[in-house]
RNA sequence: GUCGGGAUGGCGAAAUUGGUAGACGCGCAUGAUUCAGGUUCAUGUGGGAAACCUUGAGGGUUCGAGUCCCUUUCCCGACA
Numbered sequence: 001g002u003c004g005g006g007a008u009g010g011c012g013a014a015a016u017u018g019g020u021a022g023a024c025g026c027g028c029a030u031g032a033u034u035c036a037g038g039u040u041c042a043u044g045u046g047g048g049a050a051a052c053c054u055u056g057a058g059g060g061u062u063c064g065a066g067u068c069c070c071u072u073u074c075c076c077g078a079c080a
Stems, first nucleotide, its partner, number of pairs: 001079007010026003019063001027045006046053002056072005
């Protein structure tokens, strides 16, 4: 340099051929249980006062984009 794959809450990961983003698990917070801790159970847990915003970044298509198109950053692999 060319080609392929990837980037989504604090972390790992889903999202059914474009139609409620974040299921599920972990972690964390509070409470219950315990003498205390662990285990177990319950509730909550992106940002913002709100309107709204949020899928690496910037644009485009569309009524509607994590998903399609263009540009671009970074990571992994193959070829040269």

Predicted 3D model of an 80-nucleotide RNA (transfer RNA) from an uncultured bacterium. Its Rfam family is "tRNA". Rfam's curators write: Transfer RNA (tRNA) molecules are approximately 80 nucleotides in length. By type it is a transfer RNA. It was read from a public genome assembly. The coordinates come from a structure-prediction model, not an experiment, and the mean pLDDT is 80.